RNA sequence: GGAGUCGGCCAGACAGUCGCUGCCGAGAGGCAGAGGAAAGUCCGGGCUCCGCAGGGCAAGGUGCCAGGUAACGCCUGGGAGGCGCGAGCCUACGGAAAGUGCCACAGAAAAUAUACCGCCCGUCUUGACGGGUAAGGGUGAAAUGGUGCGGUAAGAGCGCACCGCGCCGGUGGCAACAUCGGUGGCAGGGCAAACCCCACCUGGAGCAAGACCGAAUAGGGGGACCAUGGCGCGGCCCGCGUCGUCCCCGGGUAGGUUGCUUGAGGCGUUUGGUGACAGGCGUCCCAGAGGAAUGACUGUCCACGACAGAACCCGGCUUAUCGGCCGGCUCCCCCC
RNA sequence: GCGCCCGUAGCUCAAUGGAUAGAGCAACGGCCUUCUAAGCCGUUGGUUGCAGGUUCGAUUCCUGCCGGGCGUA
Repeated sequence: GGAGUCGGCCAGACAGUCGCUGCCGAGAGGCAGAGGAAAGUCCGGGCUCCGCAGGGCAAGGUGCCAGGUAACGCCUGGGAGGCGCGAGCCUACGGAAAGUGCCACAGAAAAUAUACCGCCCGUCUUGACGGGUAAGGGUGAAAUGGUGCGGUAAGAGCGCACCGCGCCGGUGGCAACAUCGGUGGCAGGGCAAACCCCACCUGGAGCAAGACCGAAUAGGGGGACCAUGGCGCGGCCCGCGUCGUCCCCGGGUAGGUUGCUUGAGGCGUUUGGUGACAGGCGUCCCAGAGGAAUGACUGUCCACGACAGAACCCGGCUUAUCGGCCGGCUCCCCCC
Repeated sequence: GCGCCCGUAGCUCAAUGGAUAGAGCAACGGCCUUCUAAGCCGUUGGUUGCAGGUUCGAUUCCUGCCGGGCGUA
């Protein structure tokens, strides 16, 4: 100098004038006022109600191990596998000897099994038949462990060595797993993002939840089911509570307050931990509407400004995003 | 807010994970007719919404986005 990788940060700045929303104030006026994703609504939780949620089936989700957390499908650390020269990155990563199913075409054969060419042996009528074999060829995405030596008529885990695999044991580790030793001649293809099996998790609904005040009120007509029932209760059954329940026609009412923002909160510092994170101390209060507020203009400056706007709250994930800054690390080239 | 479904040719729809994704209508060309319509023959037309993944192989299975629709309060 170039290329790359990982992590973090900013999101035009300042001043003036006029406006909007909330709070304080008698008034003048003062103070505060969108985001890193406020988004998608894909997960998880708080909060609230339903009978505090019991049992079974079903359904759905998660899926290497350990930890963090209120919880998670998130995060951190580790293992295994894969990619990269490397820093580093990626992984739905339990089970195929529980069972069922699927594997087009080609091929002898796609998993109960089997032999097209070839190789070897035998027979005879010399190009056929019978037998052996699966080393070689061929098909396919995938073919019954791989390499070598021995062995044999030719061959074959048939025998042996190494590698792979299964089982048993030792050592290290909480574990996933790693490693060492012994043993078995090989268990018998792939697919579980096919059904399924195993382990774990999930009660249902949602701020239009719910609570309070106030207004109105009415009864009637028709239909269905009536205790082996209806409703609460939601896919089903049991169990529990309750007793008339549900639908249609027609009629009445439809206003206000609250829930609402002080919270698993922010910032600083310190302690423990590799880390996610947790604890202590100090300090701060930082939108809260209900047709729904954050805008317009002027001036100066620069790198000339992207994606986009809260509606109960919070932790994640995913997606969108102009331009720029900081730090760690890797590789290549050149110079000293 | 919650639940569910769909996206395939210009339009309406098919397609068990397995050929070059099909059918009807439309469009285009030809035949027929004096001409048109109807009829007959043939042809064109596809990023299966987008991007990844699983698989030998994806319209189909899974994940994330984009667009649209339905139900309910």
Record summary: Two RNAs folded together computationally: RNase P RNA and transfer RNA, 409 nucleotides in total. The coordinates come from a structure-prediction model, not an experiment, and the mean pLDDT is 77. Rfam match: Bacterial RNase P class A. Rfam's curators write: Ribonuclease P (RNase P) is a ubiquitous endoribonuclease, found in archaea, bacteria and eukarya as well as chloroplasts and mitochondria. Rfam classes the family as a ribozyme.